A computed fold for a 73-nucleotide RNA from Vicugna pacos, annotated as transfer RNA. Rfam family: tRNA. Rfam classes the family as a transfer RNA. The prediction has a mean pLDDT of 82. The source organism's lineage runs through Eukaryota, Metazoa, Craniata, Tetrapoda and Vicugna.
[in-house]
């Protein structure tokens, strides 16, 4: 040089092939306890990697960029 996957919440990830996205972890408050862990229960957080096209509407399609992984010369 070419080709192919990834990019979603503080961290580890799912979901969704067009109609305001969710889990464990952590986090914040509450009840328990002389405190603290644990355990119940509730609550915060997300421009869905960036910018541009489609389209009433785009995290999903389309084009380019950027990061990281593979893999051929």
């Nucleotide at each position: 040089g070419a080709g192919g996957g990834c990019a979603u919440a503080g961290c580890u990830c799912a979901a969704g092939u067009g109609g305001c996205a969710g889990a464990g972890c952590g986090c914040g408050u509450g009840c328990u306890u002389g405190g603290c862990a644990u355990g119940c229960a509730u609550g915060a957080g997300g421009u869905c990697c960036u910018g541009g096209g489609u389209u009433c509407a785009a995290u999903c399609c389309c084009c380019a960029g950027u990061g990281c992984c593979c893999c051929c010369u």